[in-house]
This is a predicted structure of a 117-nucleotide RNA (c-di-GMP-I-GGC riboswitch aptamer) from Aporhodopirellula sallentina. It matches the Rfam family "c-di-GMP-I-GGC riboswitch aptamer". Gene Ontology term of the family: cyclic-di-GMP binding. Model confidence (mean pLDDT): 81 of 100.

C1' cells in the first nucleotide's frame, strides 16, 4: 500500500427489556445480540429526525359587505353563494435560530490481526 476465511487474540452491540436523564428526537447505565474489520474518532458535505420562528395552504371561530331566497305587522330574524378583515390552530408544505443520530451515505483523523506486495 492491498487484502480479509470455516485462524489466533480479543473488542464493539441492532431490535428488545428494566431503570434514570431530557418537552422532543435521542442520551446514560445493567440485561440482551441482530449484525460489524473500522459498528473506533469526528456533525465538515449531502441526507434523516426533534424544535423556535416566519410564510403558506388546510381547519376552526369570529366581523363587514353584495346578491339571491326564506321569514316579519315591522327592514327583524335566519340560510346560501360571492368577496373582504380580524383571532386560534395536536395538522400539511416551505424556510429557519438552535438541537439529535457516526450501526444512512460521504470528507477528515488514528489503529488490532492474518495474508500478499
Nucleotide at each position: 500500500c492491498c487484502u480479509g476465511a470455516c485462524a489466533a487474540a480479543g473488542g464493539c452491540a441492532a431490535a428488545c427489556c428494566g431503570u434514570c436523564c431530557g418537552a422532543g428526537a435521542g442520551g446514560g447505565c445493567g440485561g440482551g445480540g441482530c449484525g460489524c474489520a473500522a459498528a473506533a474518532c469526528c456533525a465538515c458535505g449531502g441526507g434523516u429526525c426533534c424544535g423556535u420562528g416566519a410564510g403558506u395552504c388546510g381547519g376552526u371561530c369570529u366581523g363587514g359587505u353584495a346578491g339571491c331566497g326564506a321569514u316579519c305587522c315591522u327592514u327583524u330574524u335566519c340560510g346560501c353563494u360571492g368577496u373582504u378583515g380580524g383571532g386560534c390552530u395536536u395538522g400539511g408544505c416551505u424556510u429557519c435560530a438552535g438541537g439529535a443520530a457516526a450501526g444512512c451515505c460521504g470528507a477528515g483523523u488514528u489503529g488490532c490481526c492474518u495474508g500478499g506486495c